[in-house]
């Protein structure tokens, strides 16, 4: 330098293709069961969807630009 992929809650991920309420598991917090540990049940909190712009009545999703990381290739040594 060229090509491809990833970026969504504390962690791991789905949702994107085909636009229409932002979700799952673990974890965290509260209550209950239990003598307690552990375990189980019920409930709750937590998200600028990497950044910006555009299209649209409406964007995590479509388009463009940029950033970070990963992989492959090329080049130099």
């Nucleotide at each position: 330098c060229g090509g491809g992929g990833u970026g969504u809650a504390g962690c791991g991920c789905a949702g994107c293709c085909u636009g229409g309420u932002a979700g799952c598991g673990c974890g965290u917090c509260g209550c209950c069961u239990u003598u307690g540990g552990g375990a189980g049940g019920c409930g709750a909190a937590a998200g600028u969807c990497g950044g910006g712009a555009g299209u649209u009545c409406g964007a995590a999703u479509c388009u463009c630009c940029c950033c970070a990381c990963c992989c492959c290739g090329a080049c130099c040594a």
Predicted 3D model of a 77-nucleotide RNA (transfer RNA) from a Chloroflexota bacterium. The sequence was found in a public genome assembly. The organism belongs to Chloroflexota, within Bacteria.